[in-house]
Context: one part of a larger RNA
RNA sequence: GGACGAACGCUGGCGGCGUGCUUAACACAUGCAAGUCGAACGAUGAUCCGGUGCUUGCACCGGGGAUUAGUGGCGAACGGGUGAGUAACACGUGAGUAACCUGCCCUUGACUCUGGGAUAAGCCUGGGAAACCGGGUCUAAUACCGGAUAUGACUUCCCGCCGCAUGGUGGGGGGUGGAAAGAUUUUUUGGUUUUGGAUGGACUCGCGGCCUAUCAGCUUGUUGGUGGGGUAAUGGCCUACCAAGGCGACGACGGGUAGCCGGCCUGAGAGGGUGACCGGCCACACUGGGACUGAGACACGGCCCAGACUCCUACGGGAGGCAGCAGUGGGGAAUAUUGCACAAUGGGCGCAAGCCUGAUGCAGCGACGCCGCGUGAGGGAUGACGGCCUUCGGGUUGUAAACCUCUUUCAGCAGGGAAGAAGCGAAAGUGACGGUACCUGCAGAAGAAGCGCCGGCUAACUACGUGCCAGCAGCCGCGGUAAUACGUAGGGCGCAAGCGUUGUCC
Numbered sequence: 001g002g003a004c005g006a007a008c009g010c011u012g013g014c015g016g017c018g019u020g021c022u023u024a025a026c027a028c029a030u031g032c033a034a035g036u037c038g039a040a041c042g043a044u045g046a047u048c049c050g051g052u053g054c055u056u057g058c059a060c061c062g063g064g065g066a067u068u069a070g071u072g073g074c075g076a077a078c079g080g081g082u083g084a085g086u087a088a089c090a091c092g093u094g095a096g097u098a099a100c101c102u103g104c105c106c107u108u109g110a111c112u113c114u115g116g117g118a119u120a121a122g123c124c125u126g127g128g129a130a131a132c133c134g135g136g137u138c139u140a141a142u143a144c145c146g147g148a149u150a151u152g153a154c155u156u157c158c159c160g161c162c163g164c165a166u167g168g169u170g171g172g173g174g175g176u177g178g179a180a181a182g183a184u185u186u187u188u189u190g191g192u193u194u195u196g197g198a199u200g201g202a203c204u205c206g207c208g209g210c211c212u213a214u215c216a217g218c219u220u221g222u223u224g225g226u227g228g229g230g231u232a233a234u235g236g237c238c239u240a241c242c243a244a245g246g247c248g249a250c251g252a253c254g255g256g257u258a259g260c261c262g263g264c265c266u267g268a269g270a271g272g273g274u275g276a277c278c279g280g281c282c283a284c285a286c287u288g289g290g291a292c293u294g295a296g297a298c299a300c301g302g303c304c305c306a307g308a309c310u311c312c313u314a315c316g317g318g319a320g321g322c323a324g325c326a327g328u329g330g331g332g333a334a335u336a337u338u339g340c341a342c343a344a345u346g347g348g349c350g351c352a353a354g355c356c357u358g359a360u361g362c363a364g365c366g367a368c369g370c371c372g373c374g375u376g377a378g379g380g381a382u383g384a385c386g387g388c389c390u391u392c393g394g395g396u397u398g399u400a401a402a403c404c405u406c407u408u409u410c411a412g413c414a415g416g417g418a419a420g421a422a423g424c425g426a427a428a429g430u431g432a433c434g435g436u437a438c439c440u441g442c443a444g445a446a447g448a449a450g451c452g453c454c455g456g457c458u459a460a461c462u463a464c465g466u467g468c469c470a471g472c473a474g475c476c477g478c479g480g481u482a483a484u485a486c487g488u489a490g491g492g493c494g495c496a497a498g499c500g501u502u503g504u505c506c
Base pairs, nucleotide, nucleotide: 001506002505003504004503006502007501008500009499010498013373014372015371016370017369018368019366020365021331026329027328028327030326031325032324035074036073037072040071041070043068048063049062050061051060052059053058081284082283083282091208092207093206094205095204096203097202100201101200105197106196109193110192111191112190113147114146115145116144122137123136124135125134126133127132153176154175155174156173157172158171159170160169161168162167182189183188210256211255212254217247218246219245222244223243224242225241226240227239228238229237259281260280261279262278263274264273265272266271286307287306288305289304290303309320310319311318312317337363339362340361341360345359346357347356348355349354376406377405378404379403386397387396388395389394410447412442413441414440415439416438420433423430424429450495451494452493453492454491455476456475457474461490462489463488464487465486471478472477
């Protein structure tokens, strides 16, 4: 000198764009943050329409279907948060899988035949303070279970081709066990199986990136093999047996610290430091463990067990998890609103209308940062008054002010007033931001300047007060009676809505 997610002191006019718990991965009141589909299903059946009876506002019948608790489907594994753990194939980069999986989507071919038994809701009933849990009875399905058929699957035999070792691939024969679902009717959409793709994931390997030897030896599922199990899949991943191996000064093992990267800061570069915001990957979700469901989780707002903590209780038993968005307490030098909207972008469900979305878009607060603008412009000398200094002549503040002429940015007031709307909807219509941006008009210099420094480094000097005191100080050093170094004043220098100080990095 530059930089910062900064803080502190003094000061503070406006706007745009960013950014804001770095500390206690401390504890959390309250609200919201994941639902949706009636075009899967049985029920429920409001407004309404038609008809009959007529006691004229009720009853019954039919149509229609708003609404939804339940069964069922898809989603809830995304999106959002945090950085605790992790020195590891966690990450980065480059390869491999002839050892693998992949819902929704695209693509290729084939099929969608025939039966069955339940069950929730409902109704009846019981227990419990509650959470909730039973019993009886009825019913539906794209829920569940049989049978048929079938390329493909597994196994075995034969033949061809190929390779990178295990091997891969195509064709044919035998055996084994395997599919399906309807809905809407304008039409479409779904279901099963199969081929390839796309996307996403899984595993393996080469190389790379912290400190410590005041850590020198470490290891028994340890290293390898065989059989078996398990997995989507290779593998001590697991297990039985066998062998005795494997790693290490090219730093094993131990200890400390730490999420990694694209990047960011600095620097001419080499390098050094760093990993806030944004993007990619990983890990975690009160602490520890476990599996279930599923294409996908060992699952933040799912389940079970244990633990700590908090809450309810009729003492028998129950409920909870903000490292989602706001917000509270606490910690701290320190970090925001219990806001608006789904209008846009994106996501889930749905044929759609649409519903949900604290993702997101916006608004609020903070000079926290960067950038821009303003606080007026021109003229104006008796160089006014006042202040300060003085050699008492004057000098300086100083064209500064007054005064004259002008302008009106920003702020203020008034009138007008968007784009973002592609879309969706039969049409009417549909914008949170927002009466915002922007445009026009009005008034009046009117409402808007501070902070640090002035001994040298380093740009800027005098007076008074003080008297090694009070104090200053980044280093050198100032102060003990004329202090340009302390304090005040005048003047000056530097930056400016900021200026200084502290901390950290280069």
Overview: RNAcentral holds the full RNA, with entries from ENA and SILVA. The part of an RNA shown here (small-subunit ribosomal RNA, 5' domain) has 506 nucleotides and comes from Crystallibacter crystallopoietes. The source organism's lineage runs through Bacteria, Actinomycetes, Micrococcales, Micrococcaceae and Crystallibacter. Its mean pLDDT, the model's own confidence on a scale to 100, is 84.